[in-house]
Context: one part of a larger RNA
RNA sequence: CUGGGCGUAAAGCGUGAGCAGGUGGUUUAUUAGGUCAGAUGCGAAAUCUUACGGCUCAACCGUAUAGACUGUGUCUGAAACCAGUAGACUAGAGGUCGGUAGAGGCAAGCGGAAUUUGUAGUGUAGCAGUGAAAUGCGUAGAUAUUACAAGGAACACCAAUGGCGAAGGCAGCUUGCUGGGCCGCACCUGACACUCAGUCACGAAAGCGUGGGGAGCGAACAGGAUUAGAUACCCUGGUAGUCCACGCCGUAAACGAUGGAUGCUAUUGGUAUGGGGUCUCGACCCUUUGUGCCAAGAAGCUAACGCGAUAAGCAUCCCGCCUGGGGAGUACGAACGCAAGUUUAAAACUC
Numbered sequence: 001c002u003g004g005g006c007g008u009a010a011a012g013c014g015u016g017a018g019c020a021g022g023u024g025g026u027u028u029a030u031u032a033g034g035u036c037a038g039a040u041g042c043g044a045a046a047u048c049u050u051a052c053g054g055c056u057c058a059a060c061c062g063u064a065u066a067g068a069c070u071g072u073g074u075c076u077g078a079a080a081c082c083a084g085u086a087g088a089c090u091a092g093a094g095g096u097c098g099g100u101a102g103a104g105g106c107a108a109g110c111g112g113a114a115u116u117u118g119u120a121g122u123g124u125a126g127c128a129g130u131g132a133a134a135u136g137c138g139u140a141g142a143u144a145u146u147a148c149a150a151g152g153a154a155c156a157c158c159a160a161u162g163g164c165g166a167a168g169g170c171a172g173c174u175u176g177c178u179g180g181g182c183c184g185c186a187c188c189u190g191a192c193a194c195u196c197a198g199u200c201a202c203g204a205a206a207g208c209g210u211g212g213g214g215a216g217c218g219a220a221c222a223g224g225a226u227u228a229g230a231u232a233c234c235c236u237g238g239u240a241g242u243c244c245a246c247g248c249c250g251u252a253a254a255c256g257a258u259g260g261a262u263g264c265u266a267u268u269g270g271u272a273u274g275g276g277g278u279c280u281c282g283a284c285c286c287u288u289u290g291u292g293c294c295a296a297g298a299a300g301c302u303a304a305c306g307c308g309a310u311a312a313g314c315a316u317c318c319c320g321c322c323u324g325g326g327g328a329g330u331a332c333g334a335a336c337g338c339a340a341g342u343u344u345a346a347a348a349c350u351c
Stems, first nucleotide, its partner, number of pairs: 003323004007305002012319001014202004021195003025089007033082002035078008048067002050064005092192001093189003097184004104178007111155001116150007126137002163170002207248006216242002221237004259318006267296011300307002324351003333344004
């Protein structure tokens, strides 16, 4: 390489949009590029196969109008399939209309609880903290308590195995703008589809730049303890940061450790949310049909664990990735970045 694989053994890009490429529904006619059939030319020699022969055998060598050389040119034909052209269709896909649930996104405004601080009042000797303490705060009046004010950050209960989003993620309330999903009618378009190297966009936290902000928490740092030591765990403080605006960074156990799409293959229960039916004063209940999420489980699969219509089952299409451990996700080079670094990515050597 051919293969065999990718939940946990090596292996699914963090996620999406999407050009090229690959793949692609039903049907009619046609073309004849692929495909197939026949004929014919070429396919040097050596080599290979077969048969026979020559060295005493064999290797080796020779002979043959033999075969093969899996290929290719030309001519004639076939038309099922792939492909092209022309036309038609509606089961895929999309749209119109009417509904519907939702922490989906962005912006603005508003709210209460709590922490902290300040001012004022009451009040007096402690408070805080721990396994125990101490550092710390407090007679310059703390802690506690009452009133008022300031400021920042996060939104108890509702709340759920609940919902939404492509992923990251999203939760006080109101308003504005805005994306997607699902259901019903079966009205419109008529294959417009799937996937996607490169490319582009988004992408937690930490970190970086500029300017704000700074209540609480809190890397670093300081002190107190603990200890043989204690550059820790515990305690008292506390700077960056955490927050906002704009711009970078582009990584995570970015996890379902499970790429996307389509079809098929027993059931049972729960839950969320639509439509229909039944019933009712009504919320319910029952039933049916979709779309999600979850639990158990048949067949099947799996090394086992387990998965099991949301498959890790049965198939098809496209992409990504793996190929013993270490060296190493490193060196070098390149690209990107302000930097931190990221992406791409070896070898010697060694077991």
The part of an RNA shown here (small-subunit ribosomal RNA, central domain) has 351 nucleotides and comes from an uncultured bacterium. It matches the Rfam family "Bacterial small subunit ribosomal RNA". RNAcentral holds the full RNA, with entries from ENA and SILVA. Its mean pLDDT, the model's own confidence on a scale to 100, is 87.